Model confidence (mean pLDDT): 81 of 100. The part of an RNA shown here (large-subunit ribosomal RNA, domain V) has 574 nucleotides and comes from a freshwater metagenome. The RNAcentral record of the full RNA draws on SILVA.
[in-house]
Context: one part of a larger RNA
RNA sequence: CCAUCGGGGAGAGAAGACCCCGUGGAGUUUUACUGCAGCUUGUGCUUGCGGUAUAGUUGACAUUGCAUAGUGUAUCUGGUAGCCAUGCUUAACGUCCUCCGGGAUGUUAAGAAGCGUCGUUGUAACACCAGACCUUGUUUGCAGUAUCGCUUAUCAGGUGAAGACCUGAGACACGUGCAGGUGGGCAGUUCGGCUGGGGCGGCACCCCUUUGAAAAGAUAUCAAAGGGGCCCAAAGUUCAGCUCAAACGGGUCAGAAAUCCGUUGAAGAGGGCAAAGCCAAAAGCUGGAUUGACUGGAUCUCCAAACGCACGGGAUCCAGAGACGAAAGUCGGGCUUAGCGAUCCUUCGUGUGCCCACUAUUGGGGCCCGGAGGUGACAGAAAAAUUACCCCAGGGAUAACAGGCUCGUCGCGGGCGAGAGCUCCUAUCGACCCCGCGGUUUGGUACCUCGAUGUCGGCUUUUCCUAUCCUGGUCCUGCAGCAGGGGCCAAGGGUGAGGCUGCUCGCCUAUUAAAAGGGAACAUGAGCUGGGUUUAGACCGUCGUGAGACAGGUCGGUCUCUGCCUGAUGGAAG
Numbered sequence: 001c002c003a004u005c006g007g008g009g010a011g012a013g014a015a016g017a018c019c020c021c022g023u024g025g026a027g028u029u030u031u032a033c034u035g036c037a038g039c040u041u042g043u044g045c046u047u048g049c050g051g052u053a054u055a056g057u058u059g060a061c062a063u064u065g066c067a068u069a070g071u072g073u074a075u076c077u078g079g080u081a082g083c084c085a086u087g088c089u090u091a092a093c094g095u096c097c098u099c100c101g102g103g104a105u106g107u108u109a110a111g112a113a114g115c116g117u118c119g120u121u122g123u124a125a126c127a128c129c130a131g132a133c134c135u136u137g138u139u140u141g142c143a144g145u146a147u148c149g150c151u152u153a154u155c156a157g158g159u160g161a162a163g164a165c166c167u168g169a170g171a172c173a174c175g176u177g178c179a180g181g182u183g184g185g186c187a188g189u190u191c192g193g194c195u196g197g198g199g200c201g202g203c204a205c206c207c208c209u210u211u212g213a214a215a216a217g218a219u220a221u222c223a224a225a226g227g228g229g230c231c232c233a234a235a236g237u238u239c240a241g242c243u244c245a246a247a248c249g250g251g252u253c254a255g256a257a258a259u260c261c262g263u264u265g266a267a268g269a270g271g272g273c274a275a276a277g278c279c280a281a282a283a284g285c286u287g288g289a290u291u292g293a294c295u296g297g298a299u300c301u302c303c304a305a306a307c308g309c310a311c312g313g314g315a316u317c318c319a320g321a322g323a324c325g326a327a328a329g330u331c332g333g334g335c336u337u338a339g340c341g342a343u344c345c346u347u348c349g350u351g352u353g354c355c356c357a358c359u360a361u362u363g364g365g366g367c368c369c370g371g372a373g374g375u376g377a378c379a380g381a382a383a384a385a386u387u388a389c390c391c392c393a394g395g396g397a398u399a400a401c402a403g404g405c406u407c408g409u410c411g412c413g414g415g416c417g418a419g420a421g422c423u424c425c426u427a428u429c430g431a432c433c434c435c436g437c438g439g440u441u442u443g444g445u446a447c448c449u450c451g452a453u454g455u456c457g458g459c460u461u462u463u464c465c466u467a468u469c470c471u472g473g474u475c476c477u478g479c480a481g482c483a484g485g486g487g488c489c490a491a492g493g494g495u496g497a498g499g500c501u502g503c504u505c506g507c508c509u510a511u512u513a514a515a516a517g518g519g520a521a522c523a524u525g526a527g528c529u530g531g532g533u534u535u536a537g538a539c540c541g542u543c544g545u546g547a548g549a550c551a552g553g554u555c556g557g558u559c560u561c562u563g564c565c566u567g568a569u570g571g572a573a574g
Base pairs, nucleotide, nucleotide: 001571002570003569004568005567007566008565009564011561012560019395020394022392024391025390026387027386028385029384032189033188034187035186036185038182039181040180041179042178043177044176045175048150049149050148051147052146053145054144056142057141059139060138061137062136065133072126075132076131077130078129079128082115083114088111089110090109091108092107093106094105095104096103097102154169155168156167157166158165159164192205193203194202201222206228207227208226209225210224211223229378230272231334232333236290237289238288239287240286241285242284244268246264247263248262249261250260270279271278273339275337276336277335294320295319296318297317298316299315300314301313302312322331323330324329345373346372347371348370349369351368353367354366355365356364402449403447404445405444406443408442410438411437412436413435414434415433419429420428456531457529458528459527461523462520463519464518465517466516469494470493471492472489473488474487475486476485477484497509498508499507500506537555538554539553540552541550542549543548
């Protein structure tokens, strides 16, 4: 230099499609959220005339009103001593009501008397007049409800050049305003966070106690052990008195243990509840009186270890009005440390408070001060899924393969030697306990790689290790020999074929001296394959309302590269 090969350049290709993340997107679904069409119901207008029935209401007329006693069917109140020929009484005949006593009313006939006051009875005293109430009837008006009829609004069909006419429907329908219901048919949007990847699980998301916490303070983890989201009108305040648990001794029923007496008793009890701290003439137990579990103001402090930080919690002081106590004094809840919540909106309280507007009033809106209704994802959006049809921006800040680290697990070895081996630990096997090695398993981790280091198995081809399956040498034997068992040296060579399965593995078959185990990015896809896994199609089972999902099954499913360097092989020239 030529040719060939394809081991390396984590070769080229494509800002990884898997995974995570983004208060990125889109498709789809639904009993996600919020809406809109559509549908439906009611009502007003369009919308007129008349009848019947019916409940309500208003007015007019008429009518009704009975405890007992009292002549007797006393609605209530007021006036008054008279009232009645504008018709009273009696009789007959009808109608209605009835508490069956009677009452009201109409017609006819006869007569001029009758009633009240008084008296009696009774809660109440009557004639007559006025005003009310109740029952019932007739009638007027009103706004209805149900139903029937009509035709002129309106609508449909037909005729006509048109005005219009005919037929049918008809105040319904159509149309329209308002309101309710329904409404993935359609639209917009959302679909928390932490996290030894994400999801599932959990709450380590707001607080309290102890440890961790390394003797000031502060201090993390899905660190360890636990609690809170209340309760109490006394379990608050104050004053006074008392002392607990337990043990021992004694004592009727009475026992280990009930109530009683005595002694000892710094706390071993109790303090509403977790834990810690604290507490004995008390902070515990009992009793009396009470409401300070007050109003207004100021300062400091924890939350929050530089500055700053809301809500919430706590402490101190001043003024006012009080509670308890003889008084000194104490009291702004509870022995202390947990027991909690912004803006907007709604609502309540307080006040001869402040501001604004209006058609006349009752009234309306806002401000100042103080409460309540709640956001537990607890400094507080109003919010469901799915995507293998998917997309974008990114991440080796974060998973799956491989590598690194580690080695619990795995594999191999050692120490000791209980025991088995007739006897006898070590021919052989060897519990419990202890110490290692390897880096072929499975994990842990998240250090490199997500502007890509192609993933199982098979085929092909090479090299290495030894913890040796065969072949070689050698030692021990519970080795007579043959055949075995165990150890030491040894990696030169060999370690094969077939059936099933995508399989590695495994099971099986016949051979064999033997059919050993591993590493090399689970060697090897710019060498092959593509059966499996792991896109888009489809089926089944299961799950899901559904879209869809499933280390469940099943059929199908594009494997790119002209070799620059290095390397290897063959050849050629100097």